[in-house]
Context: one part of a larger RNA
RNA sequence: CGUACAUGGUGGAUGCCUAGGCAAUAAGAGGCGAAGAAGGACGUGCUAACCUGCGAAAAGUCAUGAUGAGCUGGUAAGAAGCGCAAAAGUCAUGGAUGUCCGAAUGGGGAAACCCAGCAUCAGUUAUGAUGUUAUCAGAGCAAUCUGAGGCGAACCGGGAGAAGUGAAACAUCUCAGUACCCCGAGGAAAAGAAAUCAACCGAGAUUUCCUAAGUAGUGGCGAACGAACGGGAAGCAGCCCAAAAGUUAUAUAAGUCAUAGUUGAAUUAUCUGGAAAGGUAAACGAAAGAGAGUGAUAGUCUCGUAGACGAAGUGGCUUAUAUGAUGAUGAAAGAGUAGGACGGAACACGUGGAAUUCUGUCUGAAGAUAGGGGGACCAUCCUCUAAGGCUAAAUACUACUUAUUGACCGAUAGUGAACAAGUACCGUGAGGGAAAGGCGAAAAGAACCCCUGUUAGGGGAGUGAAAUAGAAACUGAAACCGUGUACGU
Numbered sequence: 001c002g003u004a005c006a007u008g009g010u011g012g013a014u015g016c017c018u019a020g021g022c023a024a025u026a027a028g029a030g031g032c033g034a035a036g037a038a039g040g041a042c043g044u045g046c047u048a049a050c051c052u053g054c055g056a057a058a059a060g061u062c063a064u065g066a067u068g069a070g071c072u073g074g075u076a077a078g079a080a081g082c083g084c085a086a087a088a089g090u091c092a093u094g095g096a097u098g099u100c101c102g103a104a105u106g107g108g109g110a111a112a113c114c115c116a117g118c119a120u121c122a123g124u125u126a127u128g129a130u131g132u133u134a135u136c137a138g139a140g141c142a143a144u145c146u147g148a149g150g151c152g153a154a155c156c157g158g159g160a161g162a163a164g165u166g167a168a169a170c171a172u173c174u175c176a177g178u179a180c181c182c183c184g185a186g187g188a189a190a191a192g193a194a195a196u197c198a199a200c201c202g203a204g205a206u207u208u209c210c211u212a213a214g215u216a217g218u219g220g221c222g223a224a225c226g227a228a229c230g231g232g233a234a235g236c237a238g239c240c241c242a243a244a245a246g247u248u249a250u251a252u253a254a255g256u257c258a259u260a261g262u263u264g265a266a267u268u269a270u271c272u273g274g275a276a277a278g279g280u281a282a283a284c285g286a287a288a289g290a291g292a293g294u295g296a297u298a299g300u301c302u303c304g305u306a307g308a309c310g311a312a313g314u315g316g317c318u319u320a321u322a323u324g325a326u327g328a329u330g331a332a333a334g335a336g337u338a339g340g341a342c343g344g345a346a347c348a349c350g351u352g353g354a355a356u357u358c359u360g361u362c363u364g365a366a367g368a369u370a371g372g373g374g375g376a377c378c379a380u381c382c383u384c385u386a387a388g389g390c391u392a393a394a395u396a397c398u399a400c401u402u403a404u405u406g407a408c409c410g411a412u413a414g415u416g417a418a419c420a421a422g423u424a425c426c427g428u429g430a431g432g433g434a435a436a437g438g439c440g441a442a443a444a445g446a447a448c449c450c451c452u453g454u455u456a457g458g459g460g461a462g463u464g465a466a467a468u469a470g471a472a473a474c475u476g477a478a479a480c481c482g483u484g485u486a487c488g489u
Stems, first nucleotide, its partner, number of pairs: 001488009015474001016438002020409002022406007029398002031151002039101003042055003046078001049075003061095007070082003106115003116133007135148005155186001156184004166173001170220001196203002207234005217225002238390003241334001246326014261309003267282005283300002291303003339363008349375001370385005425432002448460004
């Protein structure tokens, strides 16, 4: 050095597990904010730190209700206490307190800091306490009153609006009215009761889905874009002209739901074992054999589950009544309007034979004996009544709450994050962004002794079913590195 067998170290794969995720379903809720939000800074404990809670009344205070024999949040013991029915603690609801920053609003400012005015009160003074002082809009002669502002995941309406790309290059075109930006609103928004379609028959507001249909069309007739009529379905609701339908707020009454909870059946023996829920034997309950836990796999041990019951307070919904707001500041039936010309845009429709809709510039009617439309245009015929306004449902979405589910993941997976994670760390900054789970049923967490420079490490002893389960800990693969024995060289 090699081969074989045995036995270790290192390492952390694999298996098993789940405290966390992911995706849904059914309900709820769909907002919070000058009565100071969202989000923070700093404090606050017997407490040095972090998390959680709270705010100088500071892991808390008061009331009501429900529970209650234990409790003083977690890492996390210890100390010192509270309470056991005169009831601590816990849960729910409603109040009180709520530093400073933040729309931040007395002025300023490099957020969590600095500096003021006025009024009242206290004080001899210095000063202190309490309150108040932003801007804009509306109303009002004014004093003043009312409202707004900011935040929030998606959904919605409007304004403005790309490029990578495709066309196998590229310019019309496409991507796409998408992304991004801005404004505004609601629990939905928007749209909406025909100057609509249809076709000589008729339908009867809007919205959404299936179809019609990848059809008719549009298109450097390239790439590609792409309807409508009609049919079926969901859901249906109509009104107004100075007023209504409706919507909505508050109060009262009734009902109901939610927000704490209460009750809730039925098993023993023996065997194995560290441990019984396992095996064996004999029972019981079931409107409860959903599920979880308990020293292995429990209907009958625990929590629950089926079923039954429950609210002082607060909130939601339904119905009824009353009062108010909104509807609703423009109008009296819709004139600088319809229409036209030029330039653009939207319509599936790229200017085309291009109707229809919107309008930047210039123009400009009729007025129901009238006017618009029926895809150039004209006639006939049919149909509707623009230039005023309101309107639930069917539809879209889910930051959030509750319950439930999964031929979803199981720690390189699943969220970036199962752990003090948007943390540590990186960056001037915008921003980027990790790694890291598992002793055991129970700490029973190894008293005591020995080696040693040693709070390192180890050997005994002890605990435990097990310590090759010893805190670097379940299992413990491979790479890699040893040791022992035998043989070979």
The part of an RNA shown here (large-subunit ribosomal RNA, domain I) has 489 nucleotides and comes from a bovine gut metagenome. The RNAcentral record of the full RNA draws on SILVA.